[in-house]
Overview
A computed fold for a 416-nucleotide RNA from a Planctomycetota bacterium, annotated as Bacterial RNase P class A. Its Rfam family is "Bacterial RNase P class A". It is annotated as a ribozyme. Taxonomically the source falls in Planctomycetota (Bacteria, Pseudomonadati).
RNA sequence: GGAGCGGAUGGGAUGGUCGCUGGUCUCGUGCGCGAGGCGAGAGGAAAGUCCGGGCUCCAUAGGACAGGGUGGUCGGUAACGCCGACCGGCACGCACUCGCUACGGCGGUGUGGGUUAGGGAAAGUGCAACAGAGAGCAGACCGCCGCCCUACAGCUUGGCUGUAAGGCGGUAAGGGUGAAACGGUGCGGUAAGAGCGCACCAGCAGUCGAGGCGACUCGACUGGCUAGGCAAACCCCACCCGGUGCAAGGCCAAACAGGAGGCAAGCGUUGUUCGCAGCGCUACGGAUUGGUCCGAUCCGUCACGACUUCCGGGUAGGCCGCUUGAGGCGUCGGGCAACCGGCGUCCUAGAUAAAUGGCCAUCGCCGCGCCCAACUGGGCGCGGUACAGAACCCGGCUUACAAGUCCGCUCCGAGG
Numbered sequence: 001g002g003a004g005c006g007g008a009u010g011g012g013a014u015g016g017u018c019g020c021u022g023g024u025c026u027c028g029u030g031c032g033c034g035a036g037g038c039g040a041g042a043g044g045a046a047a048g049u050c051c052g053g054g055c056u057c058c059a060u061a062g063g064a065c066a067g068g069g070u071g072g073u074c075g076g077u078a079a080c081g082c083c084g085a086c087c088g089g090c091a092c093g094c095a096c097u098c099g100c101u102a103c104g105g106c107g108g109u110g111u112g113g114g115u116u117a118g119g120g121a122a123a124g125u126g127c128a129a130c131a132g133a134g135a136g137c138a139g140a141c142c143g144c145c146g147c148c149c150u151a152c153a154g155c156u157u158g159g160c161u162g163u164a165a166g167g168c169g170g171u172a173a174g175g176g177u178g179a180a181a182c183g184g185u186g187c188g189g190u191a192a193g194a195g196c197g198c199a200c201c202a203g204c205a206g207u208c209g210a211g212g213c214g215a216c217u218c219g220a221c222u223g224g225c226u227a228g229g230c231a232a233a234c235c236c237c238a239c240c241c242g243g244u245g246c247a248a249g250g251c252c253a254a255a256c257a258g259g260a261g262g263c264a265a266g267c268g269u270u271g272u273u274c275g276c277a278g279c280g281c282u283a284c285g286g287a288u289u290g291g292u293c294c295g296a297u298c299c300g301u302c303a304c305g306a307c308u309u310c311c312g313g314g315u316a317g318g319c320c321g322c323u324u325g326a327g328g329c330g331u332c333g334g335g336c337a338a339c340c341g342g343c344g345u346c347c348u349a350g351a352u353a354a355a356u357g358g359c360c361a362u363c364g365c366c367g368c369g370c371c372c373a374a375c376u377g378g379g380c381g382c383g384g385u386a387c388a389g390a391a392c393c394c395g396g397c398u399u400a401c402a403a404g405u406c407c408g409c410u411c412c413g414a415g416g
Base pairs, nucleotide, nucleotide: 001412002411003410004409005408006407007406008405009404012363013362014361015360016359017358018357020041021040023038024037025036026035027034028033043387047398048397050396051395052394053393054392055245057243058242062294063293064292065291067241068240069239070238071237072086073085074084075083076082087118088116089115090114092112093111094110095109096108098107099106100105119236120235124234125233126230127229141175142174143171144170145169146168147167148166150164151163152162153161154160155159183201184200185199186198187197188196202226203225204223205222206221207220208219209218210217211216249320250319251318252317258311259310260309261308262307263305265282266281267280268279269278270277271276283301284300285299286298287297288296327346328345329344330343331342332341333340334339364385365384366383367382368381369380370379371378372377
C1' cells in the first nucleotide's frame, strides 16, 4: 500500500413551486366551515413479536400445586432471558536469557484478542454408529507367567534345561482396535504382573494459612482415594413468575323477535288473613383472577329458580384514552465501565383506510469512459445513491442495510 472478515458510526444537502395532516393566532361566517400568518410533521432499525415493563381491567382475598423461565460472581437498571466489569473452561496468536528434545517440536510462564446454554454425572433413569476382548458394576484378540500331559533335542541321565502343539489357572505392565480404554514417569516387588509398595507429578477429597465483597487464586499438610462423555437428555438443586392486552379500558348515541334444554333441601323458630312471609342452623347448586384444589365473598335451592348449553334475530356512529416522557440536548462531578447525580436548556408526529408528499434545478458521494496534468489533482459525458413507513408508550435482543469515515484481526506485496 492492497484484499478479505468482524465491529462502530452513518442513513446526503440546498433553493423554487404545488399539495396534505395536527397545533396556535388573526379575520370572516349561513356555525357546517372558509381565508391568511407562524411553527411542527416517519426510523436506526418504525421490521420480527423474541424478552422486560409503564398503563388498563379482572378485583372483594389470598394460599398451595401443576405449568413456565433463568443458571459462574459482583455491579447497573423500573425490570429483564438485557448491559458492564471480573473469575473459570476451551481453542488460537505473540514473546521468553525457563525445562525437555528423536531438532520435527513439546511443556511452562507472561501477554493479546476470541469464544463459552459456565449449578449437579458418587440420587435415579436414559443415550452413544463402526472398529474392538472390552466404552463405566468393563474387559482378554496377540501376548507374559505357573502347572499338567504329549513329542523332539541336549546334558553332568533315577532327573534337569530348551523348543512345539494341547489343557487348566493367574495377569492387565507390553502390543493391537478406536476420537476416547478405569491416572503418568521411574524404581522396587512378583511365578509373571498390577498403586501391590515407594519417590516425583497430575487429578480428587479433607484441614489450615494468605489475598479478594465474591466467583476464585496461591501455598502448606494429610489421604493410594484415582470414580470417562452427554443434563442445548428426562431428572435433582437454587432463584424468579397471577392473567390479559389500546381490537386494553371509559363516556355518549343506536338497537334488542325469540326458541329448545340442563340443574340444587331439610330442621328449628316468630308472625299469620292458614294462601304464606321473615329469621337462624346445617347441607347442596352456581358465580367470582388462564388450569386444579383449599379458602373468602355474593347469589340461589321444589322451580315464577341463581346460573349455564345450543339454535336464531337486531344495533355497532362519535368522543376520550392519544402523547411531557424510567424524555432529548449541553455541561460539571462520581465510577475501570455499564451507569448515576447536579445545573442549564428544549418540546421535536398523533393519523383513523390511515397525513408527513409530488415536480423542477443545483450540489455532495460512488463507479465507468475520454481528455489534460504528473500528481494523488482538474474538466466533460453517462449511470447510480442502501435497508425500508409511526398507529398507546418505553428499555433491550434478533434480523436487513449503499456510499463515506474510524478501529481491530488475517493474508499478500514493497521499502527500511